[in-house]
C1' cells in the first nucleotide's frame, strides 16, 4: 500500500427492513440466613462506534470516517 471481518447496557451475547432491541453475568432492592455466601423473586441501566444517504419504516441496506482483528504485498 491492498483485501476482508468486527463495533449493540459495566462485561459477554441475540435480533429476517416492521411489537416498547433478546438473554446471561455483574450492580441495586426484596425473600431466606445469627451475619455473610449460595439459592429464589424483582427493578433499573442502550443516542445499537461517529457523520451522512436510501426507505412509509434502518441495529439491519448504501457511502465516508474512527477504532480493532486477520490475510496479502
Nucleotide at each position: 500500500g491492498g483485501a476482508g471481518g468486527c463495533a449493540u447496557g459495566g462485561c459477554g451475547u441475540a435480533a429476517u427492513g416492521g411489537c416498547u432491541a433478546u438473554c446471561g453475568c455483574a450492580u441495586c432492592g426484596g425473600a431466606u440466613u445469627g451475619c455473610a455466601g449460595a439459592u429464589c423473586c424483582g427493578c433499573a441501566g442502550g443516542u445499537u462506534c461517529u457523520g451522512g444517504g436510501u426507505u412509509c419504516g434502518a441495529a439491519u441496506c448504501c457511502c465516508a470516517g474512527u477504532g480493532u482483528c486477520u490475510c496479502c504485498u